[in-house]
RNA sequence: ACAAUGGAGAGUUUGAUCCUGGCUCAGGAUGAACGCUAGCGGCAGGCCUAAUACAUGCAAGUCGAGGGGCAGCACGGGUAGCAAUACUUGGUGGCGACCGGCGCACGGGUGCGUAACACGUAUACAAUCUGCCUUUAACAGGGGAAUAGCCCGGAGAAAUUCGGAUUAAUACUCCAUAACACAAGAUUUGGCAUCAAAUUUUGUUAAAAGCUACGGCGGUUAAAGAUGAGUAUGCGUCCCAUUAGCUAGUUGGUAGUGUAACGGACUACCAAGGCGACGAUGGGUAGGGGUUCUGAGAGGACAUACCCCCACACUGGUACUGAGACACGGACCAGACUCCUACGGGAGGCAGCAGUAAGGAAUAUUGGACAAUGCCCGCAAGGGUGAUCCAGCCAUGCCGCGUGCAGGAAGACGGCCCUAUGGGUUGUAAACUGCUUUUGUACCGGAGAAAACCUCCCCUUGCGAGGGGAGCUGAUAGUAUGGUAAGAAUAAGCAUCGGCUAACUUCGUGCCAGCAGCCGCGGUAAGACGAAGGAUGCAAGCGUUAUCCGGAUUCAUUGGGUUUAAAGGGAGCGUAGGCGGCCAGAUAAGUCAGUGGUGAAAUCUCCUUGCUUAACAAGGAAACUGCCAUUGAUACUGUUUGGCUUGAGUACAGAUGCUGUGGGCGGAAUAUGACAUGUAGUGGUGAAAUACUUAGAGAUGUCAUAGAACACCGAUUGCGAAGGCAGCUCACAAAACUGUAACUGACGCUGAGGCUCGAAAGCGUGGGGAUCAAACAGGAUUAGAUACCCUGGUAGUCCACGCUGUAAACGAUGAUAACUAGCUGUUUGAGAGUAAUUUCAAGUGGCCAAGCGAAAGCGAUAAGUUAUCCACCUGGGGAGUACGCCGGCAACGGUGAAACUCAAAGGAAUUGACGGGGGCCCGCACAAGCGGAGGAGCAUGUGGUUUAAUUCGAUGAUACGCGAGGAACCUUACCAGGGCUUGAAAGUUAAGGAAUGAUUAUGAAAGUAGUCAGUCAGCAAUGACCUAAAACUAGGUGCUGCAUGGCUGUCGUCAGCUCGUGCCGUGAGGUGUUGGGUUAAGUCCCGCAACGAGCGCAACCCCUACCAAUAGUUGCCAGCGAGUAAUGUCGGGGACUCUAUUGGAACUGCCCGCGCAAGCGGUGAGGAAGGUGGGGAUGACGUCAAGUCAUCACGGCCCUUACGUCCUGGGCUACACACGUGCUACAAUGGCCAUUACAGAGGGCAGCUACCUGGUAACAGGGUGCAAAUCUUUAAAAAUGGUCUCAGUUCGGAUUGGGGUCUGCAACUCGACCCCAUGAAGCUGGAUUCGCUAGUAAUCGCGCAUCAGCAAUGGCGCGGUGAAUACGUUCCCGGGCCUUGUACACACCGCCCGUCAAGCCAUGAAAGCCGGGGGUAUCUAAAGUCGGUUGCCGCAAGGCGCCGCCUAGGGUAAAACUGGUAAUUGGGGCUAAGUCGUAACAAGGUAGCCGUACCGGAAGGUGCGGCUGGAACACCUCCUUU
Repeated sequence: ACAAUGGAGAGUUUGAUCCUGGCUCAGGAUGAACGCUAGCGGCAGGCCUAAUACAUGCAAGUCGAGGGGCAGCACGGGUAGCAAUACUUGGUGGCGACCGGCGCACGGGUGCGUAACACGUAUACAAUCUGCCUUUAACAGGGGAAUAGCCCGGAGAAAUUCGGAUUAAUACUCCAUAACACAAGAUUUGGCAUCAAAUUUUGUUAAAAGCUACGGCGGUUAAAGAUGAGUAUGCGUCCCAUUAGCUAGUUGGUAGUGUAACGGACUACCAAGGCGACGAUGGGUAGGGGUUCUGAGAGGACAUACCCCCACACUGGUACUGAGACACGGACCAGACUCCUACGGGAGGCAGCAGUAAGGAAUAUUGGACAAUGCCCGCAAGGGUGAUCCAGCCAUGCCGCGUGCAGGAAGACGGCCCUAUGGGUUGUAAACUGCUUUUGUACCGGAGAAAACCUCCCCUUGCGAGGGGAGCUGAUAGUAUGGUAAGAAUAAGCAUCGGCUAACUUCGUGCCAGCAGCCGCGGUAAGACGAAGGAUGCAAGCGUUAUCCGGAUUCAUUGGGUUUAAAGGGAGCGUAGGCGGCCAGAUAAGUCAGUGGUGAAAUCUCCUUGCUUAACAAGGAAACUGCCAUUGAUACUGUUUGGCUUGAGUACAGAUGCUGUGGGCGGAAUAUGACAUGUAGUGGUGAAAUACUUAGAGAUGUCAUAGAACACCGAUUGCGAAGGCAGCUCACAAAACUGUAACUGACGCUGAGGCUCGAAAGCGUGGGGAUCAAACAGGAUUAGAUACCCUGGUAGUCCACGCUGUAAACGAUGAUAACUAGCUGUUUGAGAGUAAUUUCAAGUGGCCAAGCGAAAGCGAUAAGUUAUCCACCUGGGGAGUACGCCGGCAACGGUGAAACUCAAAGGAAUUGACGGGGGCCCGCACAAGCGGAGGAGCAUGUGGUUUAAUUCGAUGAUACGCGAGGAACCUUACCAGGGCUUGAAAGUUAAGGAAUGAUUAUGAAAGUAGUCAGUCAGCAAUGACCUAAAACUAGGUGCUGCAUGGCUGUCGUCAGCUCGUGCCGUGAGGUGUUGGGUUAAGUCCCGCAACGAGCGCAACCCCUACCAAUAGUUGCCAGCGAGUAAUGUCGGGGACUCUAUUGGAACUGCCCGCGCAAGCGGUGAGGAAGGUGGGGAUGACGUCAAGUCAUCACGGCCCUUACGUCCUGGGCUACACACGUGCUACAAUGGCCAUUACAGAGGGCAGCUACCUGGUAACAGGGUGCAAAUCUUUAAAAAUGGUCUCAGUUCGGAUUGGGGUCUGCAACUCGACCCCAUGAAGCUGGAUUCGCUAGUAAUCGCGCAUCAGCAAUGGCGCGGUGAAUACGUUCCCGGGCCUUGUACACACCGCCCGUCAAGCCAUGAAAGCCGGGGGUAUCUAAAGUCGGUUGCCGCAAGGCGCCGCCUAGGGUAAAACUGGUAAUUGGGGCUAAGUCGUAACAAGGUAGCCGUACCGGAAGGUGCGGCUGGAACACCUCCUUU
């Protein structure tokens, strides 16, 4: 210096992650509407719906300077009259109606129609017109006949109309004059074709109007201009192809007609064309543009106000007049509707301004004025103007202003919250003090918009006019605005507060009421509902709803994708189209640059200015990214010319292959048949059965027949476009490849439509038919089994011809071309080399670099980097369905929606969990054993039932001899009845009284009502205790274990669970913790992108086994002493046992073997003990919303003369039944009797009790020791001897009867024990199931807690005696690690499919019924133009009448299209708890899926072919590493 001012995201799929993908939100906007609220002003805006219907008023008139005139008004005159007044008078101002001129085609409204030259833009008219206006030129002479009005008469309700007489004009008409007009000819010039212009000659025809105030205003013709209009053309301009063919005036020509003008615009004739995938035709929708909104832009959407254009004026048609209309406030006709009517006929058209009704969520006054701006008429004055200017209504929008400012802490009162003597917040907020006065109120003044026209005066003058001055005019409006006065006075709401998204608490409610834009809140502690307090946001507004753009790169030009998420056509050939190798020349279409024109104004942007500011407005600039024209440039693209060889093709040579078509041949196997041998089974399965077989099967042998398929070779081998192709051989046909570089010279690539090919199944016709085998039949399996398995078996499987045209037709990967590190196999060919080996080309595999990818993965055979072309995708479901069309013999195929519904559906990967997946390992898990349970009787717990109550809890493992370690009352929580209400218990305050004892009545007791005795301690205050009263407190085994603490069970004494740092991965996460070994162990070792650490394991603790030291009482007693009938009884002793304290001891330490090591093995040594010696305590992170609110504690809720509390009685002990846990048994390894031994650990004063006596005994009566190593508490099995002899017994002891004992207020419901008698079931226990691996199981007794006593056979301990077995890990159960699959994550007790049943919703079909728009054919045909005309009128021009053509409308007919509705019917979607099954996800229990066919209640099953998007195992091959 130049350029630029511009781009944000979030929530929601999951246990978590990344991606894909939809839905939703934050922003802006609006002609808006609704809810709540509302002080003022400025500027704008205001029927989006019914182009529905309209009452009433107004919206287009004006000119007397065109005319005849004069109804009404005013003035004047006249007549009558005193006057008032009456009558009269076009004389004047003026003027209704009439003739005439101009206007009415503008202005104003609306958006029906229209997808079109309608609009926009750029051109053209040599194919045109244009009133008023401007300029130029010329002219205006002379006649004529009518008609309205007025007057008279008639018809009619009216609208209106008929007849007669008379009359004027700037109305009409005739004659004259006139060409630059028209026609023809000639010459010249020009142009884009037809042609045009100029000059000239000849011929033809048409004009006129007056008025006047004397200034002027007009008239006719011609030319030109301006303005306006018309026409044509290029380009642009919505959706549907489930609209693909359309067209007879159609396309063109000739000649006419018509028009201002071109043209099939129209007519006649001729030709047969014209349009269309670059979307014709048809259908739907729609006025177009400037603009407006949004957006960074590109785009997308819009068309209200303002401007331009178009179209329309009740609906449809038609012309007339005119410069201009086929005419919004004109005409005619038809139709619908409304109104008037005397029933005969008439009238009307607000999509002008107001207004009304209706419709609707919704849109204003029946206002003022022509003062201004403009328009029309007029010479003018002036008149008209719902255009316009103003006012009114409405927060509809934009903009501006205000509702006060400053001080003020006792941080007031009140409200709200809290951990509540108090604090926080509302909050400097209020009160209070001072200040200000916008706005409002009152009063006083008060604009600008106004200057013209016109009148008067002055100046200039070219006499047309121009300039200056004065005067006149305001609806708005006494408005804007200025001043004065008092006074904080007159003025704040709405929405929100779970996240997105700024803003939080309390109460109420209890999946109710409700909220919600999405995710989602609400089932008793809701920041999400409702209210309150507080807060946040915006503010005279705030929210909601609707719509548009944005965000959405979510249709992707900018700026997307297609292996697995939606998406590559099954494959090839090829048309149109798109794209295209190297070198030159030409051209200049694309492209680029300059210039010119245009791109209306307004709008947008910038600058400036005017309203106090702003909105708003004005001026200027820029912009309008476009179109057209012109000049130039020529790199690239295009076109064209010439050349080239590398792309492509050809030729020749070689070699290859399961390439195709047709023919011939072959052996094995199978089936069948015949014969033979031979005898009882065969076959089949998990096991069977159906089936075949003594009429001789199966087996074996020989022969024969038939059809189909080709073992081994054989392989990630080969060939083919794909589908696909396999014995051998012949013929024919095709192809890629290699080599040579001879020939052509870009001939290429792709490829919408099109054509061809196209597995299996299926279809048609004719063959064939061995095997296999849908359907079908039978047999099994099963709850069922329309299946899986078995026995049969038909279509089919095979051939020929024809059709079908689909598959997981897959590499889920379109074709072609180029480029981009390597390593290693293999096929074919060629080359180098003696060979090993190696090079080249084309295929076909594996692993990888870079790169790419969401990841998995791909990786020269790309999913990398590029180019070209084609195909396809845009959330899930509905649905590849419906309808329509095309194809097919059919089955069906192709094309292919919508309503409705959901907030997801999905891909890849991660961590878990799970699997009727895999590997490794462990455990009394199985196995091997021993003993039980399940059968009996009883005990005990539970369920169920019963009951007034049978209190409550625990319920798979992990409830059920559990809470309960002990229910006769109590306990006790339950039931019945009787009582109390500050209460049964505790605390505080005050009062009275000692406490206490005895006793009466009543009562079942609790209690109630009394009597008597008693007078405490302390110096005192007072204290302990009792009574009654009041208040504050209470009380609840009532609810919620899903609000909780604590405690506990279980997985599990399983070996796991994690962290820090680092590294890997976008991330969730991974690594570490995996791997190889080893261990009881994540125990240890080795390796390793890991290195370390923590909680667990182990160890440390206790008991026990051995030893030692120390210490010896109540224990012990070897030696010494004493003593006894006897006993550590005594003195003494510490040796021993023991007691109880401290130590030691065991560590794979040593040896051998194996092993790198860790470690393992050993009948090793030593040792009391050997590999954790045995046992206990000890329970990681967590799981089961596991259990417990009834141990306790605790939040919340509930009860308060009761859900609290006291008492008596009852119940928890019931009993057709079912289950669990036990005890005792069924006996001889036993029972009974007798005798004789040996423990440990505990307990004990309301106790244990020696000993004695009594009793058969339970026990009783005496009595001693002991608060304990002292006293006390019997061990039993065992052993010895005897008896019983296999039986319902000398087994077994239930049950029952009788008699007792003990505890206790009390043993009826409902205790235990003793004795006598009784003597049940039961003879070893079905399916099934439990415990246990050594001092264990089994068996035997003893003790303790609770406890007055005891239902204890239970629980917890103690010791005595004392086994068997473990090959092993296939299986069952549980667990650990690794790996794999997954549609599971509430995690397999998961998820999930289809029929049926119910409700709701939208939709398809449907006999029919009811519409709608458009077309065709045909009949009829108004008004009207045009044409004809022999009738009539007129002097004439011409008109009337009649006829013809065309047509709106109407009728008829048959079709097509498109809606609505409909009995019935089809599927679809949605819906807390319906029915049947279990199809899919794990190997989902038969791997699944695709196509096709058949079958079946349903998911589905089966056949045939295909795919891996199948797990596992084995083998082969290949690759990588060592």
This is a predicted structure of a 1522-nucleotide RNA (small-subunit ribosomal RNA) from a Bacteroidota bacterium. Its mean pLDDT, the model's own confidence on a scale to 100, is 82.